Context: one part of a larger RNA
RNA sequence: CGCAGACAGUGGAUGCCUUGGCCUUGUACACCGAAGAAGGACGCACAUGGUUGCGAUAAUCGUUGGGGAGCUGCCACGAAGCUUUGAUCCAGCGGUGUCCGAAUGGGGAAACCCGGCUAUAUUUAUAUAUAGUCAGCCUUUUUCCAAAUGUUUGCCUUCGGGCAGACUAUUAAAAGAAGGUAGGGAACCAUCCGAACUGAAACAUCUCAGUAGGGUGAGGAAGAGAAAUCAAUCGAGAUUGCCUCAGUAGCGGCGAGCGAAAUGGCAAUAGCCUAAACCAACUUUAUCCUUCGGGAUUGAGUUGGGGUUGCGGGACUCCAAUAUGGGAGUUGUCGAGAUAGCAGAACAGCUUGGAAUAGCUGGCCAAAGAAAGUGAAAGUCUUGUAUGCGAAAUCAAGAUAACCUCUAGGAGUAUCCCAAGUACCACGGAGCACAUACUCUGUGGGAAUCUGGGGGAACCAUCCUCCAAGGCUAAAUAUGUUACAAGGACCGAUAGUGAACUAGUACCGUGAGGGAAAGGCGAAAAGAAGGGCGAGACGCCCAGUGAAAUAGAACCUGAAACUGUUUGCGG
Numbered sequence: 001c002g003c004a005g006a007c008a009g010u011g012g013a014u015g016c017c018u019u020g021g022c023c024u025u026g027u028a029c030a031c032c033g034a035a036g037a038a039g040g041a042c043g044c045a046c047a048u049g050g051u052u053g054c055g056a057u058a059a060u061c062g063u064u065g066g067g068g069a070g071c072u073g074c075c076a077c078g079a080a081g082c083u084u085u086g087a088u089c090c091a092g093c094g095g096u097g098u099c100c101g102a103a104u105g106g107g108g109a110a111a112c113c114c115g116g117c118u119a120u121a122u123u124u125a126u127a128u129a130u131a132g133u134c135a136g137c138c139u140u141u142u143u144c145c146a147a148a149u150g151u152u153u154g155c156c157u158u159c160g161g162g163c164a165g166a167c168u169a170u171u172a173a174a175a176g177a178a179g180g181u182a183g184g185g186a187a188c189c190a191u192c193c194g195a196a197c198u199g200a201a202a203c204a205u206c207u208c209a210g211u212a213g214g215g216u217g218a219g220g221a222a223g224a225g226a227a228a229u230c231a232a233u234c235g236a237g238a239u240u241g242c243c244u245c246a247g248u249a250g251c252g253g254c255g256a257g258c259g260a261a262a263u264g265g266c267a268a269u270a271g272c273c274u275a276a277a278c279c280a281a282c283u284u285u286a287u288c289c290u291u292c293g294g295g296a297u298u299g300a301g302u303u304g305g306g307g308u309u310g311c312g313g314g315a316c317u318c319c320a321a322u323a324u325g326g327g328a329g330u331u332g333u334c335g336a337g338a339u340a341g342c343a344g345a346a347c348a349g350c351u352u353g354g355a356a357u358a359g360c361u362g363g364c365c366a367a368a369g370a371a372a373g374u375g376a377a378a379g380u381c382u383u384g385u386a387u388g389c390g391a392a393a394u395c396a397a398g399a400u401a402a403c404c405u406c407u408a409g410g411a412g413u414a415u416c417c418c419a420a421g422u423a424c425c426a427c428g429g430a431g432c433a434c435a436u437a438c439u440c441u442g443u444g445g446g447a448a449u450c451u452g453g454g455g456g457a458a459c460c461a462u463c464c465u466c467c468a469a470g471g472c473u474a475a476a477u478a479u480g481u482u483a484c485a486a487g488g489a490c491c492g493a494u495a496g497u498g499a500a501c502u503a504g505u506a507c508c509g510u511g512a513g514g515g516a517a518a519g520g521c522g523a524a525a526a527g528a529a530g531g532g533c534g535a536g537a538c539g540c541c542c543a544g545u546g547a548a549a550u551a552g553a554a555c556c557u558g559a560a561a562c563u564g565u566u567u568g569c570g571g
Stems, first nucleotide, its partner, number of pairs: 001570009015556001016520002020491002022488007029480002031184002039100003042055003046078001049075003061094006070082003105114003115134008136181008150167007188219001189217005199206001203253001229236002240267004250258002271472003274419001278305007286297004310450001312418004316412004325406003329403006337395003341389003347362005363380002365369001371383003424445008452467005507514002527555001530542004
């Protein structure tokens, strides 16, 4: 030195464990903000570094309930206190709530600096402190008002106009008041912009895809919505979502690929209001009349009534009646339920053991043998579980009463009304699975008025169907930042969230941003009093604790690589 064995060291795999994650289902809940949000900075404890809580009333204050013996959050001890005159703790409603932040008195390198006005307090005074107030924009409204424009009257005129007065309206500016707005939000929603890689085995139409990404806006949902809709010779009767129709009909360098709708079945159901014609009142232009009070006609405007439809409806004229239903409105009453909680059955002995939940013996409960914990494995030890009960206060589905509000028939058909730069057309685009049709849209043209108009996939006729150019509308649907409950042939510390630990921490970067490692003594700290060696140690040896210390804090188990000691054999 090699091989083999034994015993150690190093190392932290493996096994076991779980405080943490991941996913699913159900229920609830779903906006916050100038009354200052989200998110932060700085502070607040006897001591105070982190974290949690809170805000100069600062690990808290008041009050109303619950609860009933301990408590002063955790890492994490100590000291000093509080508490049956009911603390700590839990819940409801309030109070306080520094500074920054939309941040809004002005400024600013966020958490800082500097002011104006009013009031109060203190001061001889300068001044200081405290409280309040002071940003912008939009809407409505009030006040004020220079100049200009327009109309009109008078005078002058070189007939162009000039001067003076009165009135109406507009523009711009200023000041005050009231209301609103801003900023944030995981995903979901609407809308405006909008790729490329990719696929087509290359690539350009096409595809990826109206996706990713960006802007704006809203809400607890949003959007859509009560037929100028579908259908097909039968009919249906707002919208939304699901199943089906159907990978069908179709579209497509007929390539790659894209891809409906009606019908049918279910969930949930809810319908309404304006404009116009006409009437009334008021204001007002013009004309006429006037008994100077005003009146009539016409036009414009404001308010109210009326009216809302497609077997056309309404106005208008006439007839009849006081009934029937509804509401998403206001107020009150009741109120399931939510936000703390309460009661809740039944076991002992012996043996082993450090410890009984184990074994043996004999019982008991069960509307409770779900689960977790307890010194090993517990229906009967603890917390719970089945079951039953509970709210001063706040919220509240829903029910109900009153008020308020909406709602009806018949005949006539002469006249009037029924949403205009609209429908429609041409050209250019976009959206509908798809060229045409349809819907939307840019440019240019540009109707009709119920004897009217749109649609039924070029277009025309017939037939059928509907009534655009105004508006509102719950539910069924989407999502899950959030809370609770129930689960998982999900993970078990290189896994599962990046994060089971001081984790978006440490650290890196000017910055946007990137981003870790790191769990386990024991049933209980009983965490090793005391002694020896030593200069001393977080070292070693005794002693002691413990079932165990090769469980001693570099602590469960403790593999391998690697390192040593020793034994045998070989060189």
Overview: The part of an RNA shown here (large-subunit ribosomal RNA, domain I) has 571 nucleotides and comes from a Microgenomates group bacterium. The coordinates come from a structure-prediction model, not an experiment, and the mean pLDDT is 80. Taxonomically the source falls in Bacteria candidate phyla (Bacteria). The RNAcentral record of the full RNA draws on ENA.